[in-house]
Context: one part of a larger RNA
RNA sequence: GGACGAACGCUGGCGGCGUGCAUAAAACAUGCAAGUCGAACGGACCAAAGCCGCAAGGCCGAGGUCAGUGGCGAACGGCUGAGUAACACGUAGGUGACCUGCCCUGAAGUGGGGGACAACUCCUCGAAAGAGGGGCUAAUACCGCAUGUGAUCAUCUGUUCAUUCAGGUGUUCAAAGGCGCAAGCCGCUUCAGGAGGGGCCUGCGGCGGAUCAGCUAGUUGGUGGGGUAACGGCUCACCAAGGCUACGAUCCGUAGCUGGUCUGAGAGGAUGACCAGCCAGACUGGGACUGAGACACGGGCCAGACUCCUACGGGAGGCAGCAGUUAGGGAUCUUGUGCAAUGGGGGAAACCCUGACACAGCAACGCCGCGUGAGGGAUGAAGGCCUUCGGGUCGUAAACCUCUUUUCUGAGGGAAGAAACCUGACGGUACCUCAGGAAUAAGCAACGGCUAACUACGUGCCAGCAGCCGCGGUAAUACGUAGGUUGCGAGCGUUGUCC
Numbered sequence: 001g002g003a004c005g006a007a008c009g010c011u012g013g014c015g016g017c018g019u020g021c022a023u024a025a026a027a028c029a030u031g032c033a034a035g036u037c038g039a040a041c042g043g044a045c046c047a048a049a050g051c052c053g054c055a056a057g058g059c060c061g062a063g064g065u066c067a068g069u070g071g072c073g074a075a076c077g078g079c080u081g082a083g084u085a086a087c088a089c090g091u092a093g094g095u096g097a098c099c100u101g102c103c104c105u106g107a108a109g110u111g112g113g114g115g116a117c118a119a120c121u122c123c124u125c126g127a128a129a130g131a132g133g134g135g136c137u138a139a140u141a142c143c144g145c146a147u148g149u150g151a152u153c154a155u156c157u158g159u160u161c162a163u164u165c166a167g168g169u170g171u172u173c174a175a176a177g178g179c180g181c182a183a184g185c186c187g188c189u190u191c192a193g194g195a196g197g198g199g200c201c202u203g204c205g206g207c208g209g210a211u212c213a214g215c216u217a218g219u220u221g222g223u224g225g226g227g228u229a230a231c232g233g234c235u236c237a238c239c240a241a242g243g244c245u246a247c248g249a250u251c252c253g254u255a256g257c258u259g260g261u262c263u264g265a266g267a268g269g270a271u272g273a274c275c276a277g278c279c280a281g282a283c284u285g286g287g288a289c290u291g292a293g294a295c296a297c298g299g300g301c302c303a304g305a306c307u308c309c310u311a312c313g314g315g316a317g318g319c320a321g322c323a324g325u326u327a328g329g330g331a332u333c334u335u336g337u338g339c340a341a342u343g344g345g346g347g348a349a350a351c352c353c354u355g356a357c358a359c360a361g362c363a364a365c366g367c368c369g370c371g372u373g374a375g376g377g378a379u380g381a382a383g384g385c386c387u388u389c390g391g392g393u394c395g396u397a398a399a400c401c402u403c404u405u406u407u408c409u410g411a412g413g414g415a416a417g418a419a420a421c422c423u424g425a426c427g428g429u430a431c432c433u434c435a436g437g438a439a440u441a442a443g444c445a446a447c448g449g450c451u452a453a454c455u456a457c458g459u460g461c462c463a464g465c466a467g468c469c470g471c472g473g474u475a476a477u478a479c480g481u482a483g484g485u486u487g488c489g490a491g492c493g494u495u496g497u498c499c
Stems, first nucleotide, its partner, number of pairs: 001499004006495005013370006019363002021328001026326003030323003035072003040069002043066004050059003079281003089205007096161001098198003103194008111145001113143002120135006150173002153170006177186003207253003214244003219241008256278004260271004283304004306317004334360001336359003342356001343354004373403004383394004408436006417426001443488005448469003454483005464471002
């Protein structure tokens, strides 16, 4: 000098765009953050129109609401960085060892049956949370049978470096319907391919300590069984005795990694906030279920700590989602608006949901831009300060004259963002026009040398200053105040950290 997710002191007009718990991965009141589908299914309730009736009412019933069964989603999106020195990450490859819902392309099929369980109803237990039993019922829920384009497994032949590929034989394996007058549409099943997404493996790369020198028993390898989507000590039995290490094993400490960011001429050094990619975690520890996908933040089970309810028998909970509270701290925001846009989930659609997101609010926290007026104006006013008492200086500065209106205030108009008829939270915002009036808007630090900028008074090694050298003990340009000056300016200084 530059930089910052900064803080503190003094000061503070506006706008645009960003950024905002770095500390206690501490504890959390309250609300919201993941639902949707009646065009899969049975039911409960409400009910327009219509019909019957003098009426009360009855019949039928478009449509709507609701829990349940069922489907898809909830594994995304959002948050955090505790752990992790590791194939976690980065990069380059491998998979002849693999998986893949929804989506796209292609081929083939969608026949005929069965038995249940919720809801509902009846009963019972419980303070509650909830639970148990009897009975009825539907389906795109569940289960046989048929068919087999095909796929699986076994085996044979050929082929291959191979467990590959092709063919033969045998074995096993499918399906679901809904809407529509119809055409048809949306689905379902099996297979092949694709796209996108993932799993696993490998080379290389990126911290400190040797005042850590030896480490290792599923350890290293083999055979066999099991397991996985898949290779593999992944797991188990048996066998062998191996494997790693001074090119630093092991141990200890520290740490999410990267694209990047800051600095620097570069090499390098430091760093990993925001944004993007990957990983890991979801009160702590463990283990699984469902599923295409989880060992699952707002699912379930067990144990633990903590908090809450209780009729004392037993139950409920998990903000490292968005706001917000307490605590800790030098320090970090609103319990806001909207689904209008973009994107996501469900749905045939209408639409519903979406604290993702879009916006608004708060904070000079940062960057950038603008303003606080412009021109004229000397007898150089008054006043302040200094003075050698002549004067000098603040100083064209002010007053005063002329002008302007960025800002400001008031009034009127008023968007784009909507692609697409409708639909705009932002927002009566941006912007435009008119009116008013210099009106609403300047501070902070420094002035001994380094280092731009000096005098007076007060103080008297006191009070104090200080980044280094050093100032202060009676004329202090170094302390305090004032005038003046210098620097920067809605900021200026100080502190902290990095280069």